[in-house]
C1' cells in the first nucleotide's frame, strides 16, 4: 500500500393499521365521512419522532393470501435460502491478505 469492525457526517428511503366511546357532517335513517378522547399490537399508528439504507425481513409485492387466535386487526405464525426495495464520504478495530526493505 490493500482488504476492513464499531463509529460519525450528509443525503435517501420507508410505515401509519384495528376496535370502543361522546360529538360533528351528509342523509327518510347511518352500516357513510370528519377531527376528538379511550384502549390492542409494535420501534414507530403524524412524529423536527421512529425504523432502515445493497452482509439490505425498514419497507412493498404476492395478498381480497394459508392457519391459529381475538371484541377487531399483518394480532401470532406461515409463505420466505419468494420478487422488489434506498448510498456516498470519513473512520480506521484487526493475532487479517499481498508486495517490499533490514537484521
Nucleotide at each position: 500500500c490493500c482488504c476492513g469492525a464499531a463509529c460519525g457526517g450528509c443525503u435517501g428511503g420507508g410505515g401509519u393499521g384495528c376496535c370502543c366511546g361522546a360529538u360533528c357532517c351528509u342523509u327518510u335513517g347511518a352500516c357513510g365521512g370528519g377531527g376528538c378522547g379511550g384502549g390492542c399490537u409494535g420501534a414507530g399508528a403524524a412524529a423536527c419522532a421512529c425504523c432502515c439504507a445493497u452482509c439490505g425481513a425498514a419497507c412493498c409485492u404476492g395478498a381480497u393470501c394459508u392457519g391459529g387466535g381475538u371484541c377487531a386487526u399483518g394480532c401470532c405464525a406461515g409463505c420466505g435460502a419468494a420478487g422488489g426495495g434506498a448510498g456516498c464520504c470519513g473512520g480506521g478495530c484487526g493475532a487479517g491478505g499481498g508486495c517490499g526493505g533490514g537484521g
Predicted 3D model of a 103-nucleotide RNA (TPP riboswitch aptamer (THI element)) from Azospirillum halopraeferens DSM 3675. Its mean pLDDT, the model's own confidence on a scale to 100, is 80. Lineage of the source: Bacteria > Pseudomonadati > Alphaproteobacteria > Rhodospirillales > Azospirillum halopraeferens.